[in-house]
A computed fold for a 478-nucleotide part of an RNA from Carnegiea gigantea, annotated as small-subunit ribosomal RNA, 5' domain. The coordinates come from a structure-prediction model, not an experiment, and the mean pLDDT is 83. The source organism's lineage runs through Eukaryota, Spermatophyta, Gunneridae, Caryophyllales and Carnegiea. The RNAcentral record of the full RNA draws on SILVA. It matches the Rfam family "Bacterial small subunit ribosomal RNA". Rfam links the family to the GO terms ribosome and structural constituent of ribosome.

Context: one part of a larger RNA
RNA sequence: GGAUGAACACUGGCGGCAUGCUUAACACAUGCAAGUCAGAUGGGAAGUGGUGUUUCUGGUGGCGGAUGGAUAAGUAACACGUAAGAACAUGCCCUUGGGAGGGGAAAAACAGCUGGAAACGGCUGCUAAUACCCCAUAAGCUGAGGAGCAAAAGAAGGAAUCUGCUCGAGGAGGGGCUCACAUCUGAUUACCUAGUUGGUGAGGUAAUAGCUUACCAAGGCAACGAUCAGUAGCUGGCCCGAGAGGAUGAUCAGCCACACUAGGACUGAGACACAGCCCAGAAUCCUACAUGGGGUAGCAGUGAGGAAUUUUCCGCAAUGUGCAAAAGCCUAACGGAGCAGUGCCACGUGGAGGUAGAAGGCCCACUGUUCGUGAACGUUUUUUUCCCAGAGAAGAAGCAACGACGGUAUCUGGGCAAUAAGAAUUGGCUAACUCUAUGCCAGUAGCCAUGGUAAGACAGAGGAUGCAAGCAUUGUCC
Numbered sequence: 001g002g003a004u005g006a007a008c009a010c011u012g013g014c015g016g017c018a019u020g021c022u023u024a025a026c027a028c029a030u031g032c033a034a035g036u037c038a039g040a041u042g043g044g045a046a047g048u049g050g051u052g053u054u055u056c057u058g059g060u061g062g063c064g065g066a067u068g069g070a071u072a073a074g075u076a077a078c079a080c081g082u083a084a085g086a087a088c089a090u091g092c093c094c095u096u097g098g099g100a101g102g103g104g105a106a107a108a109a110c111a112g113c114u115g116g117a118a119a120c121g122g123c124u125g126c127u128a129a130u131a132c133c134c135c136a137u138a139a140g141c142u143g144a145g146g147a148g149c150a151a152a153a154g155a156a157g158g159a160a161u162c163u164g165c166u167c168g169a170g171g172a173g174g175g176g177c178u179c180a181c182a183u184c185u186g187a188u189u190a191c192c193u194a195g196u197u198g199g200u201g202a203g204g205u206a207a208u209a210g211c212u213u214a215c216c217a218a219g220g221c222a223a224c225g226a227u228c229a230g231u232a233g234c235u236g237g238c239c240c241g242a243g244a245g246g247a248u249g250a251u252c253a254g255c256c257a258c259a260c261u262a263g264g265a266c267u268g269a270g271a272c273a274c275a276g277c278c279c280a281g282a283a284u285c286c287u288a289c290a291u292g293g294g295g296u297a298g299c300a301g302u303g304a305g306g307a308a309u310u311u312u313c314c315g316c317a318a319u320g321u322g323c324a325a326a327a328g329c330c331u332a333a334c335g336g337a338g339c340a341g342u343g344c345c346a347c348g349u350g351g352a353g354g355u356a357g358a359a360g361g362c363c364c365a366c367u368g369u370u371c372g373u374g375a376a377c378g379u380u381u382u383u384u385u386c387c388c389a390g391a392g393a394a395g396a397a398g399c400a401a402c403g404a405c406g407g408u409a410u411c412u413g414g415g416c417a418a419u420a421a422g423a424a425u426u427g428g429c430u431a432a433c434u435c436u437a438u439g440c441c442a443g444u445a446g447c448c449a450u451g452g453u454a455a456g457a458c459a460g461a462g463g464a465u466g467c468a469a470g471c472a473u474u475g476u477c478c
Stems, first nucleotide, its partner, number of pairs: 001478004006474002010470001013347001015345004019340002021305001026303003030300003035063003040060002043057004071257001081181002084178002088175001090173001093171007101135004110125006140149003154163001156161001184230003192220002196218008233255004237248001239246002260281002263278002284293002311337001313336003319333001320331001322329002350381003353377001360371002363368001386415006395405001422467001424465003427448003433462004443450002
C1' cells in the first nucleotide's frame, strides 16, 4: 500500500446492487417448511320432493417424501482434483420389437363387543380394486446335453382415440466400483501389520474384491518417511504479488460427509433415509406411575455464549421440484419486501455576483497581517434531493385472462436554497505552524523519541493538510 462475512469510538442526507452467528455440531416455546391423485377403489357425509348431476373426505391403492434446503462435527482418505478403466445395476424420460388368455383367496375401512388416563389397541363378522395369489403363453434367463424358470390391469370417452400395465433391445441422464498422479505439520513418533499379504474351495454382492469363512503358504508396508500424534471438509475460486509464489476456502458453483449421541436393518429403481422405523444412551416434556411423546446443522423466532451478525413479513405473479388426463393443489426452494454505512458504486449538502477587505476570533514589530469572497446581501439563477398533485409500467410465456413486488420504478406539473458535514492529522518517516497554559508533572507514542520555564511532539485556541457520508483505531492475511 492492498484486502476483509469484520468489530469498536465519534459522526451520519439519499439511491442501486451485493452481503449478514466466523463463537456453543449449545439447548430450544410457537407457527410453517411434502404432498398429490375421486379419471385405481369399496364406503361415509352434505345437498335435491325424486331421477340425474355436484361437493367434501377418514381407509385400501399408486407415485413422490433418496429431490430441494441446512451445516462443516468427523475425515489426511480414491474424501476431493486431474486423467484413465472394466466386472455393474438404473424409477421417471426417448427410440424400437412383442404381449395382456383363464381362474382364485383375503384383509383394512365399515358393523358389533371390548381394553387403556392418554398415546394407542384387541376379538368376531362383511367387502372392492391398477392391492395379493395360481394356471397358461415367451423373441428372455439358466444349462455341456436332456431340460428347467419367469409376466401382465385396467381406467376415461358415444366412438375415433388417449392414457396406464407387462416382457425384451438400444439410448440419455444420474449412480456404484477399480487404478496412475497429486494432497498440511511433527523423527523430542522408526519400525508397523495376523484377515495381516497371496493362493485354493465355499459363501456373498447389482458388480470386482479377504468383502466373509475353512485350509495352505509367509508374506505385505517403511528414511522416496510406514506407523503414531496433531490439525483440517476438498475443489472451481477469492486476496496479495510484475511474476515466481504466499495466504485462504464466507457468499455463488461442483463433490464428499453428517442430521441429539452410538448401533441396526426394513421398504424401495435408488437410503442404511434431516421433518421414516427399531434398540440403547444423555438431557427434556406428559402421566392416573403400569406407560407414553419429541429431536430447528429447514424458514422465521427464543435463551445462552460472544467484540459481533436481521422479520415469529408478502406471494406462488415469474423460474424450478412433486402429484394429477387436465383444471389445479403443495412448495420458508424461489421471487420479493423489511432491518443493518457491513461492503462496492452513484448523487447531493447549492451555482454566479459580492470589500466598507464589515463585526468577531487569532497573530503582531501596533503600522498592520490572516480566517476571507468565506459570511451578510430584500442582487441574480437552478431544483439533483425534499414536499404536494397528476399519469403510470416492463417483468405475462403468439386469443383472452392471470403481478407478491407496487400505485414501486419512471414521466409531467407546482413549491421553498429550502431537509443534509464530519472524523483524523499537523517534530521526522509524512502533506500540514503559531500562540497560551503546564514544567521529567500531567501526559503523548507505530518507530525514533518528547515533557526538567520561551515544548512546532502534552492540553486548549486560532490557522493549515489529506480524506469525506464517512473518518480513525483494533484484529487477521499478502